[in-house]
RNA sequence: UUAGAGUUUGAUCCUGGCUCAGAACGAACGCUGGCGGCGCGUCUUAAGCAUGCAAGUCGAACGGCAAGAUCGGUGCUUGCACUGAUCCUAGAGUGGCGGACUGGUGAGUAACGCGUGGGUGACGUACCCUUUAGAUGGGGAUAGCUGUUAGAAAUAGCAGAUAAUACCGAAUAAGCUCUCAUAUGUUAGAGGUGUGAGAGGAAAGGAACUUUUGUUCCGCUGAAGGAACGGCCCGCGUACUAUUAGCUAGUUGGUGAGGUAACGGCUCACCAAGGCGACGAUAGUUACCCGGCCUAAGAGGGUGAUCGGGCACAUUGGGACUGAGAUACGGCCCAGACUCCUACGGGAGGCAGCAGCUAAGAAUAUUCCGCAAUGGACGAAAGUCUGACGGAGCGACGCCGCGUGGAUGAUGAAGGUCGGAAGAUUGUAAAAUCCUUUUAUGACUGAGGAAUAAGUCUGUUGAGAGAAACGGCAGAUGGUGACUGUAGGUCAUGAAUAAGCAACGGCUAAUUACGUGCCAGCAGCCGCGGUAACACGUAAGUUGCGAGCGUUGUUCGGAAUUAUUGGGCGUAAAGGGCAUGUAGGCGGUUUUGCAAGCUUGGUGUGAAAGGCAGGAGCUUAACUCCUGGACUGCGCUGAGAACUGCAUAACUAGAGUCACUGAGGGGAAAUCAGAAUUCCUGGUGUAGGGGUGAAAUCUGUAGAUAUCAGGAAGAAUACCAAUGGCGAAGGCAGGUUACCAGCAGAUGACUGACGCUGAGGUGCGAAGGUGCGGGGAGCAAACAGGAUUAGAUACCCUGGUAGUCCGCACAGUAAACUAUGAUAACCAGCUGUCGGCGAUAGAAUGUCGGUGGCCAAGCGAAAGCGAUAAGUUAUCCACCUGGGGAGUACGACCGCAAGGUUGAAACUCAAAGGAAUUGACGGGGGCCCGCACAAGCGGAGGAACAUGUGGUUUAAUUCGAUGAUACGCGAGGAACCUUACCCGGGCUCGAACGGUACCGGACGACUUCAGAGAUGGAGUUUCCCUUCGGGGCUGGUAUCGAGGUGCUGCAUGGUUGUCGUCAGCUCGUGCCGUGAGGUGUCGGCUUAAGUGCCAUAACGAGCGCAACCCUUGUUGACAGUUGCCAUCAGGUAAAGCUGGGGACUCUGCCGAGACUGCCACCGUAAGGUGUGAGGAAGGGGGGGAUGACGUCAAAUCAGCACGGCCCUUAUGUCCGGGGCGACACACGUGUUACAAUGGUGACUACAGAGGGAAGCUACAUGGCGACAGGAUGCGAAUCUCGAAAAGUCAUCCCAGUUCGGAUCGGAGUCUGCAACUCGACUCCGUGAAGUUGGAUUCGCUAGUAAUCGCGCAUCAGCCAUGGCGCGGUGAAUACGUUCCCGGGCCUUGCACACACCGCCCGUCAA
Repeated sequence: UUAGAGUUUGAUCCUGGCUCAGAACGAACGCUGGCGGCGCGUCUUAAGCAUGCAAGUCGAACGGCAAGAUCGGUGCUUGCACUGAUCCUAGAGUGGCGGACUGGUGAGUAACGCGUGGGUGACGUACCCUUUAGAUGGGGAUAGCUGUUAGAAAUAGCAGAUAAUACCGAAUAAGCUCUCAUAUGUUAGAGGUGUGAGAGGAAAGGAACUUUUGUUCCGCUGAAGGAACGGCCCGCGUACUAUUAGCUAGUUGGUGAGGUAACGGCUCACCAAGGCGACGAUAGUUACCCGGCCUAAGAGGGUGAUCGGGCACAUUGGGACUGAGAUACGGCCCAGACUCCUACGGGAGGCAGCAGCUAAGAAUAUUCCGCAAUGGACGAAAGUCUGACGGAGCGACGCCGCGUGGAUGAUGAAGGUCGGAAGAUUGUAAAAUCCUUUUAUGACUGAGGAAUAAGUCUGUUGAGAGAAACGGCAGAUGGUGACUGUAGGUCAUGAAUAAGCAACGGCUAAUUACGUGCCAGCAGCCGCGGUAACACGUAAGUUGCGAGCGUUGUUCGGAAUUAUUGGGCGUAAAGGGCAUGUAGGCGGUUUUGCAAGCUUGGUGUGAAAGGCAGGAGCUUAACUCCUGGACUGCGCUGAGAACUGCAUAACUAGAGUCACUGAGGGGAAAUCAGAAUUCCUGGUGUAGGGGUGAAAUCUGUAGAUAUCAGGAAGAAUACCAAUGGCGAAGGCAGGUUACCAGCAGAUGACUGACGCUGAGGUGCGAAGGUGCGGGGAGCAAACAGGAUUAGAUACCCUGGUAGUCCGCACAGUAAACUAUGAUAACCAGCUGUCGGCGAUAGAAUGUCGGUGGCCAAGCGAAAGCGAUAAGUUAUCCACCUGGGGAGUACGACCGCAAGGUUGAAACUCAAAGGAAUUGACGGGGGCCCGCACAAGCGGAGGAACAUGUGGUUUAAUUCGAUGAUACGCGAGGAACCUUACCCGGGCUCGAACGGUACCGGACGACUUCAGAGAUGGAGUUUCCCUUCGGGGCUGGUAUCGAGGUGCUGCAUGGUUGUCGUCAGCUCGUGCCGUGAGGUGUCGGCUUAAGUGCCAUAACGAGCGCAACCCUUGUUGACAGUUGCCAUCAGGUAAAGCUGGGGACUCUGCCGAGACUGCCACCGUAAGGUGUGAGGAAGGGGGGGAUGACGUCAAAUCAGCACGGCCCUUAUGUCCGGGGCGACACACGUGUUACAAUGGUGACUACAGAGGGAAGCUACAUGGCGACAGGAUGCGAAUCUCGAAAAGUCAUCCCAGUUCGGAUCGGAGUCUGCAACUCGACUCCGUGAAGUUGGAUUCGCUAGUAAUCGCGCAUCAGCCAUGGCGCGGUGAAUACGUUCCCGGGCCUUGCACACACCGCCCGUCAA
């Protein structure tokens, strides 16, 4: 000292990318902003610059001198002018030193440029220090200056005089330099050192003091040394691109010469032909390098601001001069660009110094103060200069510190926000009380940076003969501050002067309300927003940080997502098509040596700063200082010898050679064979053949097909044949022959590590393709025709050319796959097969090498692999790093071409992907069921009408329901009402209801007037209780609630439809799986059934199924009125009419009965089968009620309820009228028919279930009738509706009819305030379409279909032919499950999961 999260899916595991949380910054932007300290501040355009300053100094080197001062002199206007001397020196000049430092910038540079370590025996050095030796004596000029010339200017020229520490000879000189000789010595080598000879080379003075003679100091010259600074050389390290593979003529080396401080092709002449490069030369792109800085656990990655070291540059390019040092930022010359001046002739300039300006840009400061400190140049010094530096100013740009108050304070104030209310929250927060004064403001004080400085004085000492001066030492004194009246301190005043920013869906700490309504907007990723947004905007609250907070950009991290530490490659991206082999990498056993790697000790270096640890100084911290350690590196040196390496000597286990045996579609060549196909010739023979799902094109009477015989050609080799053999891979198959190669086994001998891998290279390499030459039977791209089809450039058919075959040459790719590189070793078994060997009577069995299957351990995301590994290891090679763009473009190489190899980017997405899971789906499979089909019966679709819907229309035609699962549905009753719609007229506490306050009074009923009515006016009449306060009831006014069939069924409850009365849907525990999940629930048999039985890592259980319930069918017991009447009695015209009875029917209640229980057969069982028996009923007896988990955001806010939104003199409410009933049309559901199984008339039996008081109504009267006026019974087993109808008989005689009844005319009845819009019924008349219905389609399996009538609900009446019930008569058919539809279970595939009405590809359009 190492942290993770979000995002691919319905869910899961994995792979894999994207994104986030962290730290940092020379930053910028937004909002905000009190103070101080310390730092930092043009990253863009090495773009251009106005102005000022940034390098001068020395009069103690020199000639000289303006101004000034002092002292004189002259003129005199007595304070001026001239002049002399001295002092002082400005400006200019000669000369010396310095302008090569400091300061700036990063353009260039991929380099000995930088870093690090060495070398220089191949070199230099002014100033400084030390040592030593000198400084003799001469000469000639020149600037300044004076005069003058040219010019606008800059500047230049001519003449004349002059000085020096300027310049030049001469002398002297060694240990200096050169040459020669000689010696010595080291080294890889050299220019090292010693001795001798010859030659050569110096100089300058100035100042102070002085006894005038010198002394001292500063300078000068030769030589040697030191210090410090440089030059050059070398080892190692130092970016990317191979889509840059070859580069190089001074190039590489030599000899000689020149040049340099010095080595060197540095330069030149000649000679040789070398030198560099896959360990990446050359070329291109980018870039100053480092100490360090940022990040990171580290290894690394990124970076090279500030500070420090090095390099390079100074408007661009080139050049030298001077000098110790430059090829010189504020020097010179030339050329270019640009700017400025100009008299147009010619000149001047260089901020990448400090400030500052312009432009650029998201963006970066004052034309400040001072040399007081530190440092530098010059000077003997004073001092001068110093935009280096020290400071101040501006900027929250960064780091650090401080503050914006503290304590008490509940009635938890007000206000805000939330809440239905209670209340909650803001919140001890505020107010209030007490206190403090950092900061602020004012006033007053006030350090330190300043000294061992310079200077002056004293003492001592040195040189010297001695004094002075000077030098050394000691002591004393001692001016000087830019910042700045600064830091700090004291006093006064007074909580006074001081808080914001971002976020609040998840990641990620922190939530509510309102507004908005896929709009406005948000967003780092996933994603929010389409009327209830925790995601937008605002408010309140909360969270985080805080003088800052967010955003953007960049870097590292997380990312093990380039993996050295520390990844992979069968299916996710990734093994080269295969071999051979070069370089390289790696390599068996033993001995001895060396010491390159390696280990260890010592030593030099690794600058300082920074970082780390400890300490110290500023009140603290940042900051600064001190000490230590570190700097993982490089060099030198000592030691060791296990391992690697090198050398040496051996070995045989790896590898190989020879001998023996063996198998084989191994290769390549020649040759032979038979079957088949097609073609040709001939024979026989006659009408078709061929082909397909069906056909046609095609072929055939000119004789096909078929068949027989003969012939020709080319290609391929049935059976054997296999999960079998061989080969490196591609691949290899009739027989025989010769040739070549590989492999296996057993036993011996031999060689002695000779091995493995293998970048480049080379070779081989299916099919298809290309070139040339052959060949061509069959097959067959292209092409033609015929079909199919909406089309059919296809699938099918008839033809048919390249090609397929052979030879030679190219090409070089494939799902070239075991999607699995090569080699070696190790690690349980079982079972086949091929080839050897051993063993054996036959075996069993053993062993080596191949080739298969199943599995242990292990591995793996899983599926799977598993001695033929995808296990465990070692070595080497190839390859991968999200998807798309794209194996594309460009470039290069190869190719005749086709094309191949190598191989990007822009842009775009948040995924793409692997394996497995559960579903759904399949014109996949298996099993099974259903009026699903089939077999039947009757309908619909055609007509008229009824009814519903769409559409249209309308003032309105209210609303909803819309595939199945809307459409005779909500509605089981629209003339008004209903009613929700439209028009018109009214009301506004309202048509109904509750509370409060005030005023008033009964409310109401009746009459009348106006009005369409609602309503309004007038008149008459009219309360109760009381404690006398008032209360009940009620009208008015005001107010809080009202009211809404207004919206949202996609906010909901409840209810309902459908899949479906289908047999399914789940759970607990256990077990299996990393997990989603699985198992159970699967399998076999069986069932109507997940109904049972058997089996079974499952064992049980729940919701469903079934049963329990109702009804119907048989029967027993009990009961017996209003029902019944056998027996007894009475009685009538007749009648259970009466007494009576409980037998029967019936009614009601309680029971029984059916269970495959019995028999036979099949079956393990469950169960099944049977014209079985018995039984009223037989295998679920018939019917009903009953609807699992769930699906369809299915239906309903208009039954009801309810959240939210909306309306409130109206979207509420009352009234009149209208509409919901419209009508070119389309559809659904029905009724009636089209007729004789019928119509009409007459006659006559038998039901069940229901209803009835504002009701049903007997009976009788009137009317043709609907019905009316009377009258009776019954709130019902009593009375009543009430008559059943199909039936029987007669008639009609096949026609638009004696069928059919629409429509229309007339006359009525009934209900009701009211039948015009818009009722039903009756009677008379009228008498339409329609003669059995196209494609298609619906119902039904037995008391069913069909057919016949009856009743009820709603209801004043009724548009009912509808709905719900009831009974009467009463069939046909089911071989069967291939097909259509729907469903259940198992299995399989899947790129679907909104789940096939899915997903998705191409073209076109927007």